[in-house]
Context: one part of a larger RNA
RNA sequence: UCCUGGUCAAGGAACUCGGCAAACCGCUCCCGUGCCUUCGGCAUAAGGGAGACCCCCCGCGGUGACGGGCCCAUGCGGCCCUCGAGCGGUGGGGGGUGGCACAAGCCAGGGGGUAGCGACUGUUUACCAAAAACACAGGUGCAUGCCAAGACGCAAGUCGCCGUAUAUGCACUGACGCCUGCCCGGUGCCGGAAGGUUAAGAGGAUCCAUCAGCGCGGCUUGCCGCGCGAAGUGGUGAAUUCAAGCCCCGGUAAACGGCGGUGGUAACUAUAACCAUCCUAAGGUAGCGAAAUUCCUUGUCGGGUAAGUUCCGACCUGCACGAAUGGCGUAACGACUUCCCCGCUGUCUCGACCAGGAGCUCG
Numbered sequence: 001u002c003c004u005g006g007u008c009a010a011g012g013a014a015c016u017c018g019g020c021a022a023a024c025c026g027c028u029c030c031c032g033u034g035c036c037u038u039c040g041g042c043a044u045a046a047g048g049g050a051g052a053c054c055c056c057c058c059g060c061g062g063u064g065a066c067g068g069g070c071c072c073a074u075g076c077g078g079c080c081c082u083c084g085a086g087c088g089g090u091g092g093g094g095g096g097u098g099g100c101a102c103a104a105g106c107c108a109g110g111g112g113g114u115a116g117c118g119a120c121u122g123u124u125u126a127c128c129a130a131a132a133a134c135a136c137a138g139g140u141g142c143a144u145g146c147c148a149a150g151a152c153g154c155a156a157g158u159c160g161c162c163g164u165a166u167a168u169g170c171a172c173u174g175a176c177g178c179c180u181g182c183c184c185g186g187u188g189c190c191g192g193a194a195g196g197u198u199a200a201g202a203g204g205a206u207c208c209a210u211c212a213g214c215g216c217g218g219c220u221u222g223c224c225g226c227g228c229g230a231a232g233u234g235g236u237g238a239a240u241u242c243a244a245g246c247c248c249c250g251g252u253a254a255a256c257g258g259c260g261g262u263g264g265u266a267a268c269u270a271u272a273a274c275c276a277u278c279c280u281a282a283g284g285u286a287g288c289g290a291a292a293u294u295c296c297u298u299g300u301c302g303g304g305u306a307a308g309u310u311c312c313g314a315c316c317u318g319c320a321c322g323a324a325u326g327g328c329g330u331a332a333c334g335a336c337u338u339c340c341c342c343g344c345u346g347u348c349u350c351g352a353c354c355a356g357g358a359g360c361u362c363g
Stems, first nucleotide, its partner, number of pairs: 001358008010349002014347001019344001027051005036041001038175001052097009062087002067081005072075001098102001110342004115337002117334002122134002138173007150159003176329004181259003186256002188252005195247003201241002207235004213228007260278005287321001288318001299315005
């Protein structure tokens, strides 16, 4: 010096990102207990008092001697008693004794207020994250009529289910309370089938090639060249026909999603209930709002402090909240996060000492 414990004058969070760590509190009985609330809770709320040992008294249980009474009549008998001793248990009252200290050791909640998030108990990154993330009851939508939809598998087969729409699958939301506005133009899904488009296939028009043969020409008489060319064969392949899909028509937002701009106007000023105009599928309703969202920003005002970029309450100019990618509240709950207060302390002012261990020096 380090580690693990212990103690400390005065102060008491001045430490620090932050009371991290430590300290305080801690048990039982009695008294007492606010706001809020889903009436269950909050609550061991908070805040107080008592607690060891000895003696006496009282109450209530347990056991029940001695004594008394009765019975069969003779046994170490049975039954009864408002007879209750003794012993032991428990609760209360009074008196006393000892100590620094009496829940004397171990064990064993610090408390209160505020706001955010998540309703809750649960679950999670085995080995840096336990959370406001996941799940959750509850809500909603969609699919599915049973050989169900859906899923695994090449198949056989199996799960779903030895279930049957109060069921099963998928998706979103996430207790509860009050609610959940407008837009179907785009994308998706559902329905429609008149028209347009449209594949293979069907269909075979046309054209091409080949070729018997024919025509013409040339000659070294059976060949060569040119042209036409039936049937057949091969190729080409038009019109026409034809499904879903797409186009098209409609529905659907607790489907994916979206939810405006400009100019002017009131008898102080300011502001604009009002007017005009452009655009859109429709222009953000209720509620909330510098917010886990606010850039400017330490916005402004109020509260708390001597002093407050945090916090709480307001305002609304919402850069860029907003309604099941749910909105706003909410008792209870939380090893969650923010701020404040009381208590408490070596966190600190500011360090000191003690014990055990490690380390270092010498041997």

RNAcentral holds the full RNA, with entries from SILVA. A computed fold for a 363-nucleotide part of an RNA from Bifidobacterium pseudolongum subsp. globosum DSM 20092, annotated as large-subunit ribosomal RNA, domain IV. The source organism's lineage runs through Bacteria, Bifidobacteriales, Bifidobacteriaceae, Bifidobacterium pseudolongum and Bifidobacterium pseudolongum subsp. globosum.